[in-house]
RNA sequence: GUGCCCAUAGCUCAGUGGAUUAGAGCGUUGGCCUGCGGAGCCAAAGGUCGCUGGUUCGAGUCCAGUUGGGCACG
Numbered sequence: 001g002u003g004c005c006c007a008u009a010g011c012u013c014a015g016u017g018g019a020u021u022a023g024a025g026c027g028u029u030g031g032c033c034u035g036c037g038g039a040g041c042c043a044a045a046g047g048u049c050g051c052u053g054g055u056u057c058g059a060g061u062c063c064a065g066u067u068g069g070g071c072a073c074g
Base pairs, nucleotide, nucleotide: 001073002072003071004070005069006068007067010026011025012024013023028044029043030042031041032040050066051065052064053063054062
């Protein structure tokens, strides 16, 4: 230098045939339960999907550029 892969909640990840509302587990917070509890049960908060732009009625998903990480080739 060229090509490919990854980036989504505090953490680990799903969703990548364009449309319900962006989800799960763990964690956090509150409540219940309990002799007490860090165990069990219920609920809630937390994201503008790395960033910028484009296509589209509509983008986490498609396209272009770019940032960071990884791999291969030279």